[in-house]
Context: one part of a larger RNA
C1' cells in the first nucleotide's frame, strides 16, 4: 500500500449554507455499454504447474498436457445496478391550528450600587494590611442628608431549566425578523442524505477611523516583602474593557466523542406539546411526541467508562491519522493595515 483506527493513547474539520461528486424509498413495464455465462480469437518461445523422458541421482536437458489473467468479436440471461417511460405515500416539503422560548437586530426605558460636582451637619482623623506604609485629609477628609450630573452591568425569579448551528444569549416595554415542537392527515410526490473546493458566521485577546471612560485594569511609578523581588500584598494608574464601522479568523473553539439513516431491555427526574381520565374549575392519574438530566439489561472498551442523546449493531458520505524530538517550525504560496493565520517539510537526533 492492503489494512487498523479517531472520548482519554497519534487521530472529529470551530460552526452551518451549499456546487460538483458518492451514495439513494416501494412497486410495475421496457432497455442494457455494469453484472452473470457461452463460444471463437489473441495472450511468442522460455520459465511457473502436472505427468514422462535422457545424464549412475540431483541439479540441469528434454517431450506431452493443462491452466491462469487481460483484451477483442459473437450468442444467451435481466435478479442487482443504470438508463427511459407512466405510477405510489411509509422518507422530504408545504397548508391550517395551536404553544413555548434569556434565538436575533434596533429603539426607549427603570431601579440598586459606584463615582463625580454642589450644599447641610460635624471634627480629626480616614484608608489599607498578616505587620505596615507609600496615599487622602485642618484649604474641613472618612462619616451622614439633599441636589444635579455621568458611565458600565442587569440582585431577586434563576434551576441539573431554556433557546441557538456553533460562537454564545439574561432589568423592562415596543417594533421588524429567524429557526423548532405538537395536532390534523388536506396538498405535492423521493422534490432526499453527505459534501471536496466555495461562501456566511464565528469568544477573549489585537488592529484601523471616530466617539466615550463610573467601576476594574496589563504596561508603568510609588509603598511593602525579600538575600534579591522585574512577582505574590497595598496606593495610585496608561492602553484596554463600552458604542458606531471596518479588520482580524483564533482558544481545552470541549460532550476533547462529525454529519444522516434504521434496529436494540428497563427505571427515575425535568421542559414544552397532545390525547384519555377525572373535576365547576385546576391538580392528580394513563398513554403518547418532540428534547435536556440521573442510574442502569445486553452489548462495547485496554481499562476508566459509555450504555434509545451509545462509545452497542448495521449502512451512506466527508474530515484526520501512522513513533518521539526538530516542529506546527523552515522554504515557497494565499491572505492580513500590523499581530499574524491557513498551507507545510527536510537534514539532524535519540
Nucleotide at each position: 500500500u492492503u489494512g487498523g483506527g479517531c472520548g482519554u493513547a497519534a487521530a472529529g474539520g470551530g460552526u452551518g449554507u451549499g456546487u460538483a461528486g458518492g451514495u439513494g424509498g416501494u412497486a410495475a413495464u421496457g432497455u442494457u455499454a455494469g453484472u452473470c455465462u457461452c463460444u471463437c480469437g489473441u495472450u511468442a518461445a522460455a520459465g511457473a504447474c502436472u505427468c514422462g523422458g535422457g545424464c549412475u541421482c540431483a541439479a540441469c536437458c528434454u517431450g506431452a498436457g493443462g491452466a491462469a489473467u487481460g483484451c477483442g468479436g459473437g450468442g444467451g440471461a435481466a435478479a442487482c445496478g443504470g438508463c427511459a417511460u407512466a405510477a405510489c405515500u411509509a422518507g422530504a416539503g408545504g397548508a391550517u391550528g395551536u404553544g413555548a422560548g434569556g434565538g436575533g437586530u434596533c429603539u426607549a426605558u427603570g431601579g440598586a450600587a459606584c463615582u463625580c460636582a454642589u450644599g447641610g451637619u460635624g471634627u480629626a482623623g480616614g484608608g489599607g494590611u498578616g505587620a505596615a506604609a507609600u496615599c487622602c485629609g485642618u484649604u474641613g477628609a472618612u462619616a451622614u442628608c439633599a441636589u444635579g450630573g455621568g458611565g458600565a452591568a442587569c440582585a431577586c425569579c434563576g434551576a441539573a431549566a431554556g433557546c441557538g448551528a456553533a460562537g454564545g444569549c439574561a432589568g423592562u416595554a415596543g417594533a421588524c425578523u429567524g429557526g423548532c415542537a405538537c395536532a390534523u392527515u388536506c396538498c405535492u410526490g423521493a422534490c432526499a442524505c453527505u459534501g471536496a473546493g466555495a461562501c456566511a458566521c464565528g469568544a477573549a485577546a489585537g488592529c484601523g477611523u471616530g466617539g466615550g471612560u463610573a467601576g476594574c485594569g496589563a504596561a508603568u511609578g510609588g509603598g511593602a516583602u525579600u538575600a534579591g523581588a522585574u512577582a505574590c500584598c497595598c496606593c495610585a494608574g496608561u492602553a484596554g474593557u463600552c458604542c458606531a464601522c471596518g479588520c482580524c479568523c483564533u482558544a481545552a473553539a470541549c460532550g476533547a466523542u462529525g454529519a444522516u439513516u434504521g434496529u436494540u431491555g428497563g427505571u427515575u427526574u425535568u421542559u414544552c406539546g397532545g390525547a384519555g381520565u377525572a373535576u365547576c374549575g385546576a391538580c392528580c392519574c394513563u398513554c403518547u411526541g418532540a428534547g435536556a438530566g440521573g442510574c442502569g439489561a445486553a452489548g462495547c472498551u485496554a481499562a476508566c467508562g459509555c450504555g434509545u442523546u451509545a462509545a452497542a449493531c448495521a449502512a451512506u458520505c466527508c474530515g484526520c491519522c501512522u513513533g518521539g524530538g526538530u516542529a506546527g517550525u523552515a522554504c515557497g504560496g494565499c491572505c492580513g493595515c500590523a499581530a499574524g493565520g491557513c498551507u507545510a517539510a527536510a537534514a539532524c537526533u535519540a
Model confidence (mean pLDDT): 87 of 100. Small-subunit ribosomal RNA, central domain from a Candidatus Kaiserbacteria bacterium, 350 nucleotides, folded computationally. The organism belongs to Candidatus Kaiseribacteriota, within Bacteria. The sequence was found in a public genome assembly. Rfam family: Bacterial small subunit ribosomal RNA. Gene Ontology terms of the family: structural constituent of ribosome and ribosome.